[in-house]
A computed fold for a 348-nucleotide part of an RNA from an uncultured bacterium, annotated as small-subunit ribosomal RNA, central domain.
Context: one part of a larger RNA
RNA sequence: CUGGGCGUAAAGCGCGUGCAGGUGGUUUCGUAAGUAGGGCGUGAAAGCUCCCGGCUCAACUGGGAGAGGCCGUACUAAACUGCGGAGCUAGAGGAUGGUAGAGGGAGGUGGAAUUCCAGGUGUAGAGGUGAAAUUCGUAGAUAUUCGGAGGAACACCAGUGGCGAAGGCGGCUUACUGGUCCAUUACUGACGCUGAGGUGCGAAAGCGUGGGGAGCAAACAGGAUUAGAUACCCUGGUAGUCCACGCCGUAAACGAUGAAUGUUAGCCGUCGGGCAGUUGACUGUUCGGUGGCGCAGCUAACGCGAUAAGUCUACCGCCUGGGGACUACGGCCGCAAGGUUAAAACUC
Numbered sequence: 001c002u003g004g005g006c007g008u009a010a011a012g013c014g015c016g017u018g019c020a021g022g023u024g025g026u027u028u029c030g031u032a033a034g035u036a037g038g039g040c041g042u043g044a045a046a047g048c049u050c051c052c053g054g055c056u057c058a059a060c061u062g063g064g065a066g067a068g069g070c071c072g073u074a075c076u077a078a079a080c081u082g083c084g085g086a087g088c089u090a091g092a093g094g095a096u097g098g099u100a101g102a103g104g105g106a107g108g109u110g111g112a113a114u115u116c117c118a119g120g121u122g123u124a125g126a127g128g129u130g131a132a133a134u135u136c137g138u139a140g141a142u143a144u145u146c147g148g149a150g151g152a153a154c155a156c157c158a159g160u161g162g163c164g165a166a167g168g169c170g171g172c173u174u175a176c177u178g179g180u181c182c183a184u185u186a187c188u189g190a191c192g193c194u195g196a197g198g199u200g201c202g203a204a205a206g207c208g209u210g211g212g213g214a215g216c217a218a219a220c221a222g223g224a225u226u227a228g229a230u231a232c233c234c235u236g237g238u239a240g241u242c243c244a245c246g247c248c249g250u251a252a253a254c255g256a257u258g259a260a261u262g263u264u265a266g267c268c269g270u271c272g273g274g275c276a277g278u279u280g281a282c283u284g285u286u287c288g289g290u291g292g293c294g295c296a297g298c299u300a301a302c303g304c305g306a307u308a309a310g311u312c313u314a315c316c317g318c319c320u321g322g323g324g325a326c327u328a329c330g331g332c333c334g335c336a337a338g339g340u341u342a343a344a345a346c347u348c
Base pairs, nucleotide, nucleotide: 003320004319005318006317007302008301012316014201015200016199017198021194022193023192025088026087027086028085029084030083031082033081034080035077036076037075039073040072041071042069048066049065050064051063052062053061054060091191092188093187094185095184096183097182098181103177104176106174107173108172109171110154115149116148117147119145120144121143125136126135162169163168206247207246208245209244210243211242215241216240220236221235222234223233258315260313262311263310266293267292268291269290270289271288272287273286274285275284276283277282297304298303321348322347323346330341331340332339333338
């Protein structure tokens, strides 16, 4: 170099964007780099294969012939690939008209609830548990009512509903803004696909500076439980959770399933749009999503099954027995925590 693989056995980068590279629809003309053909040249000796010989045989060895190539050269062919020219419209994009949506960042605003503060009513308990206690309360708690403060989150609607590349996104409202989908189409004319590096985004926790702090709550304290109880339960409670700006860059970042194209039975839901028939709480059909079953096929089985794990092609990433080891050393990144890349001895 080659092989077989990657839902669950080892293996799909967390997700985009995209330079290089790889790869690429359809018609025609040319070219002849790849490709194909025979010719010529060359392919030292040894080695290899065949034939003949020499050592008693063999190894070894002498002679002859042949094979042997990302090789050179000119010629020929032009289907396929490449390259150059001219076209095409089925891929891709655009235009016009619509469309649904927790898509995004920013401002404003609303009600319920918890807590706290102040007043009223009111009196001996409240709270909590398996049972208790710590705790709060006659300095008037709990309960109830009126007013105020403040922070955080948005009940019902709500749905294998929607949107987003992923992470994720949910009160209402305002302007700004990204993408999708559908219909029509006199436009462009392969502009496509993938994508090593690079670059951007990236839950939670954590870090820096400054705010904020109602509830919850690592750490911590106390009460219980227990043989013990550095826990589970209870009473408290600080970081944190929230905001602004800047870092971190990881997750069972999961569909444990890379992204793209074509293609291959059906049936039943649901979301968005169109068309037709019909005016019904309707039916049919079509495009795009999202679910349930299921044929063929695939699979070790489980299962997957037009949203494939079937089938076809091109591209990227990754795996190669378990432990050692999501480690050491070194590099790069980071304020740190650490991240990323990533061995070996040894051992079974």

It matches the Rfam family "Bacterial small subunit ribosomal RNA".